Predicted 3D model of a 266-nucleotide RNA (Bacterial large signal recognition particle RNA) from a Candidatus Methylomirabilota bacterium. It matches the Rfam family "Bacterial large signal recognition particle RNA". The family's RNA type in Rfam is non-coding RNA gene. The source organism's lineage runs through Bacteria, Bacteria candidate phyla and Methylomirabilota (SeqCode).

């Protein structure tokens, strides 16, 4: 070397998370990889770190080892004034815009049928009172309305008498008070985001209108300017959330490399 028979070992691994801690069930990731039983307030183990049964393969493509690539996880002052998205505040910033303001500027229009302005009345306006609406309450009319402490009449029973006769007095029934409701015509009080209403008074000023004085202005669009404020848009600085790169650690699957036992025959 070759052949049979064994044995250690394989028959999946791996991440967060649990957990003193392993390892499984359960959730993810690789991919095809024996079966049954139990197991999330979870099941069974202690560094030789699953438990039980019960099957296959077996010293090599299967098993150990070490590198190497690298799916996915984790983590984030262990690393980076990064990178974007997006969100609050900040301001002696910048842009454009909107509103007011000063001073301009004058399209156009009114104007000698008389500007702007004085002045006189009116008118709006305010004040009081009337008057009318309207709303609230009385007051009135009807109607309910009191177990007993209200009113008449009280059946029965009760009580006072020797009787005749009397007295309280329930229930029925009639009334009525408080106060309930409803009418809503007339009357009383009170109110007012009422009124093309009347009087009276006021009227510094506003707004119209008319009279007068007088004799030429008067309003004014676009534009420009100075201030002021106002969001918005960028930006500056200080923060919070998410996500990418990057760093840090685990690492399947896949390649490379190299390791490995016994017996017995030829």
């Nucleotide at each position: 070397c070759c052949g049979u028979g064994c044995u250690a070992g394989a028959c999946g691994g791996g991440g967060a998370a649990c957990u003193a801690g392993c390892g499984g069930u359960g959730c993810c990731c690789u991919g095809u990889a024996c079966c049954c039983g139990a197991a999330a307030a979870c099941c069974g183990c202690u560094a030789u770190a699953g438990c039980g049964g019960g099957g296959u393969c077996g010293a090599a493509u299967u098993c150990c080892c070490a590198c190497c690539c690298g799916a996915g996880g984790u983590u984030u002052u262990u690393a980076g004034a990064c990178c974007u998205c997006u969100u609050g505040g900040u301001u002696a910033c910048a842009g454009a815009c909107g509103g007011g303001u000063u001073c301009u500027g004058g399209c156009g229009g009114c104007g000698u049928u008389g500007a702007g302005g004085g002045u006189c009345g009116g008118u709006u306006c305010c004040u009081g009172c009337g008057c009318a609406a309207g709303a609230a309450g009385g007051a009135u009319u009807u109607g309910c309305g009191a177990a007993c402490c209200c009113c008449g009449u009280c059946a029965g029973g009760u009580c006072c008498g020797g009787g005749a006769g009397g007295a309280a007095g329930c229930a029925g029934c009639g009334g009525u008070a408080a106060g309930c409701a409803a009418a809503g015509a007339c009357c009383c009080u009170c109110c007012u985001g009422u009124g093309c209403c009347g009087c009276a008074g006021g009227u510094u000023g506003u707004c119209c209108c008319g009279g007068u004085c007088g004799g030429a202005g008067c309003c004014a669009a676009a534009g420009g300017u100075u201030c002021c404020c106002g969001g918005c848009u960028g930006g500056u600085c200080c923060g919070g959330g998410g996500g990418g790169c990057g760093g840090a650690u685990c690492g399947a699957c896949g390649g490379u490399g190299g390791g490995u036992g016994c017996a017995c025959g030829g």